[in-house]
Predicted 3D model of a 71-nucleotide RNA (transfer RNA) from Lysinibacillus alkalisoli. Its mean pLDDT, the model's own confidence on a scale to 100, is 83. Its Rfam family is "tRNA". The family's RNA type in Rfam is transfer RNA. NCBI's taxonomy places the organism under Bacteria, Bacillati, Bacilli, Bacillaceae, Lysinibacillus.
RNA sequence: GCCGAUUUAGUUUAGUGGUAAAACAAGUGCAUGGUAAGCACUAGAGGACAGUUCAAUUCUGUCAUUCGGCA
Numbered sequence: 001g002c003c004g005a006u007u008u009a010g011u012u013u014a015g016u017g018g019u020a021a022a023a024c025a026a027g028u029g030c031a032u033g034g035u036a037a038g039c040a041c042u043a044g045a046g047g048a049c050a051g052u053u054c055a056a057u058u059c060u061g062u063c064a065u066u067c068g069g070c071a
Stems, first nucleotide, its partner, number of pairs: 001070005007064001010024004018054001026042005047063005
């Protein structure tokens, strides 16, 4: 330099055009003589910018990040 893939919550992963899901972590409460475990609840997210569409996390383009391949 060229090609391909990845990017979603604090972390690890789902999902796939029509309300973004879960686990762990965090907070609050219950319970206990107290702690841990447990139970209930709460908050928290689609790399950036454009385009298509009634509607985009999803499709398209450019850029960025990380990883891999070729030379």